[in-house]
Context: one part of a larger RNA
RNA sequence: CCAUGGUUAAGGAACUCGGCAAAUUAGCUCCGUAACUUCGGGAUAAGGAGUGCCCCUCGUGGUGUAGGACUUUACGUCCGAAGCUGCAGGGGGCCGCAGUGACUAGGCCCAAGCGACUGUUUACUAAAAACACAGGUCCGUGCGAAGUUGUAAGACGAUGUAUACGGACUGACUCCUGCCCGGUGCUGGAAGGUUAAGGGGACCGGUUAGCGCACCUUGUGUGCGUGAAGCUGAGAACUUAAGCCCCAGUAAACGGCGGUGGUAACUAUAACCAUCCUAAGGUAGCGAAAUUCCUUGUCGGGUAAGUUCCGACCUGCACGAAUGGAGUAACGACUUGGGCGCUGUCUCAACCGUGGACUCG
Numbered sequence: 001c002c003a004u005g006g007u008u009a010a011g012g013a014a015c016u017c018g019g020c021a022a023a024u025u026a027g028c029u030c031c032g033u034a035a036c037u038u039c040g041g042g043a044u045a046a047g048g049a050g051u052g053c054c055c056c057u058c059g060u061g062g063u064g065u066a067g068g069a070c071u072u073u074a075c076g077u078c079c080g081a082a083g084c085u086g087c088a089g090g091g092g093g094c095c096g097c098a099g100u101g102a103c104u105a106g107g108c109c110c111a112a113g114c115g116a117c118u119g120u121u122u123a124c125u126a127a128a129a130a131c132a133c134a135g136g137u138c139c140g141u142g143c144g145a146a147g148u149u150g151u152a153a154g155a156c157g158a159u160g161u162a163u164a165c166g167g168a169c170u171g172a173c174u175c176c177u178g179c180c181c182g183g184u185g186c187u188g189g190a191a192g193g194u195u196a197a198g199g200g201g202a203c204c205g206g207u208u209a210g211c212g213c214a215c216c217u218u219g220u221g222u223g224c225g226u227g228a229a230g231c232u233g234a235g236a237a238c239u240u241a242a243g244c245c246c247c248a249g250u251a252a253a254c255g256g257c258g259g260u261g262g263u264a265a266c267u268a269u270a271a272c273c274a275u276c277c278u279a280a281g282g283u284a285g286c287g288a289a290a291u292u293c294c295u296u297g298u299c300g301g302g303u304a305a306g307u308u309c310c311g312a313c314c315u316g317c318a319c320g321a322a323u324g325g326a327g328u329a330a331c332g333a334c335u336u337g338g339g340c341g342c343u344g345u346c347u348c349a350a351c352c353g354u355g356g357a358c359u360c361g
Base pairs, nucleotide, nucleotide: 001356002355003354004353005352006351007350008349010347011346014345019342027051028050029049030048031047036041038172052094053093054092055091056090057089059087060086061085062084063083067079068078069077070076071074095099107340108339109338110337111336112335113334114332115331119131120130135170136169137168138167139166140165141164147156148155149154173327174326175325176324178257179256180255183254184253185250186249187248188247189246192245193244194243198239199238204233205232206231207230210226211225212224213223214222215221216219258276259275260274261273262272285319286316297313298312299311300310301309
């Protein structure tokens, strides 16, 4: 020096990002116990007192010897001095600094945020406010169900049947959940428009047996024109589904929820008016918030002193209603602020023990 223990004058968080770590507390009996509350809790709330050993005594139990009573005379039932013993009191005494004498065995309170809760999670840096959850809502599914899996048969769903099953979102409980269907999605509609393959086959083309004409090298000749059938290429009208366009509905579907100018008899502000735009212009509630940039906003509280904290204000850069809003008892190895107790965290360090490192061997 490292690791791990013990003790410490006076002070007692002055340490530090932060009481991290350590210390305090601790069992049992009795007393006593607030706000709040979903009446269950909160609660071991908080805060106090007692606690060892010896002697005497009282009460009340258990067992039960001697003895007694009764009867159905039995290995019977009941009562019960003594002895032993359980519990709860009263009085007296003894010792120590200290009596749950060692060990084992909650520190507590106040306020706020988040999540209702018990649970679950990143095996090896995150245990949480994340996930789950009971409850709520919406959508699908009538049974050979929807959905999932498999090429299929089949299987699961389910030996279930809408109080069931699958999917999505929210997340106990209380009070609530406003406006917008223009866009996207979904559901429904089928009049019209558009629209594939297929059907259809007007018209046009290629090929050429024949026919016509021309030529002469008269041959199963060559060239030009026309051209049936067949084969073949291309192909218009017309016919034709879903979809899309279109018309409705639907936001606990994805989502969205304005600007400008003026106005009151101090000033300021604007209940009010005007105007532009929109599908509609943010309702209730909350608000410098896990959201506030400016910002250490301003005021109040707490401190001698407070960028944090609590209560308000509202100027919400950029809260807001199941992407839930606002509260909320209980709960939390969660986060934040404060207080009491307690302490080597510190002022400021010291000593002691153990195991290493290190030196010598």
Overview: A computed fold for a 361-nucleotide part of an RNA from a Pyrinomonadaceae bacterium, annotated as large-subunit ribosomal RNA, domain IV. Lineage of the source: Bacteria > Pseudomonadati > Acidobacteriota > Blastocatellia > Pyrinomonadaceae. The coordinates come from a structure-prediction model, not an experiment, and the mean pLDDT is 87. Rfam family: Bacterial large subunit ribosomal RNA. The RNAcentral record of the full RNA draws on ENA.